The part of an RNA shown here (small-subunit ribosomal RNA, central domain) has 350 nucleotides and comes from an uncultured Pseudomonadota bacterium. RNAcentral holds the full RNA, with entries from ENA.
[in-house]
Context: one part of a larger RNA
RNA sequence: UUGGGCGUAAAGGGCGCGUAGGUGGUUUGUUAAGUCGGCUGUGAAAGCCCGGGGCUCAACCCCGGAGGGUCAGCCGAUACUGGCAGACUAGAGUACGGAAGAGGUAGCUGGAAUUCCCGGUGUAGCGGUGAAAUGCGUAGAUAUCGGGAGGAACACCUGAGGCGAAGGCGGGCUACUGGGCCGAUACUGACGCUGAUGCGCGAAAGCCAGGGGAGCGAACGGGAUUAGAUACCCCGGUAGUCCACGCCCUAAACGAUGUCGACUGGUUGUUGGUGGGGUUAAACCCAUUAGUAACGAAGCUAACGCGUGAAGUCGACCGCCUGGGGAGUACGACCGCAAGGUUAAAACUC
Numbered sequence: 001u002u003g004g005g006c007g008u009a010a011a012g013g014g015c016g017c018g019u020a021g022g023u024g025g026u027u028u029g030u031u032a033a034g035u036c037g038g039c040u041g042u043g044a045a046a047g048c049c050c051g052g053g054g055c056u057c058a059a060c061c062c063c064g065g066a067g068g069g070u071c072a073g074c075c076g077a078u079a080c081u082g083g084c085a086g087a088c089u090a091g092a093g094u095a096c097g098g099a100a101g102a103g104g105u106a107g108c109u110g111g112a113a114u115u116c117c118c119g120g121u122g123u124a125g126c127g128g129u130g131a132a133a134u135g136c137g138u139a140g141a142u143a144u145c146g147g148g149a150g151g152a153a154c155a156c157c158u159g160a161g162g163c164g165a166a167g168g169c170g171g172g173c174u175a176c177u178g179g180g181c182c183g184a185u186a187c188u189g190a191c192g193c194u195g196a197u198g199c200g201c202g203a204a205a206g207c208c209a210g211g212g213g214a215g216c217g218a219a220c221g222g223g224a225u226u227a228g229a230u231a232c233c234c235c236g237g238u239a240g241u242c243c244a245c246g247c248c249c250u251a252a253a254c255g256a257u258g259u260c261g262a263c264u265g266g267u268u269g270u271u272g273g274u275g276g277g278g279u280u281a282a283a284c285c286c287a288u289u290a291g292u293a294a295c296g297a298a299g300c301u302a303a304c305g306c307g308u309g310a311a312g313u314c315g316a317c318c319g320c321c322u323g324g325g326g327a328g329u330a331c332g333a334c335c336g337c338a339a340g341g342u343u344a345a346a347a348c349u350c
Stems, first nucleotide, its partner, number of pairs: 003322004007304002012318001014201004021194003025088007033081002035077007042069001049065006091191001092188004096183003103177007110154001115149007125136002162169002206247002210243002215241002220236004258317006266295012299306002323350003332343004
């Protein structure tokens, strides 16, 4: 490289938008670039292959033939692909009407609880553990009642329930705003799919300068445990956790399963629509559609398992893998304030 692969063996990019490129529905006409046929030219000689001949044979040599092309020109074919022109509506989209939702951003606001402060009652303990001790407390703690301050998180509702491309999103109200779903019609008329480079988003931790700081709590101090105990347990506690501006760009960023489309028996639960039945209204039943779960036909799979939400049967496009270690390292480059990130080897070794 070819081939074979990528849920768990090596391998799906963290996610999206989208450029080039690749690829693309039904139909008519035209063209004839791809495609196919014929003819002509050319494809030197030698070699290879076939036939014949010459060295005693062979190697070798000589003669003749055949073959050999992503080739060029001309003539022709038109099913498929492409180009051009026209038409269509099943893909895609727009309009209209609905219902659901922790989707996003900003502002306002509520109660419970912890902590702290002030005051009242009250007195000797409290706290903590396997047991203790450090710690707190007669300067009045713990407990309890009233008042106040402040920060962070939102019990019940809550549901393998919902929303989002992923990361993720949960008190209430308001404003602005994104997406999906359903229904019946009308409209546009292939406008589609994928997507190298690129751009944007991207948990936690971390970074910059500023605020904030209740609880928790790396580091750190102390008490225990222990042979030791730089831990697990306990008492404290700084950064951080929170807010706003700007960075960082990683993850078991997981469904360890790329995106889009088509096709292929079923059963059950549940969420959001719609239609029908039922009811005073519901509950409930049936159908359909979009999700989300459990189980399973065929099939697939090394097995485990997957199984109309496929890991089944196919198509389009992208990414990635190629023995273990060395190593996601060195060097170089790019990015970053830094921490570091991305790209990414080799020697050597088994």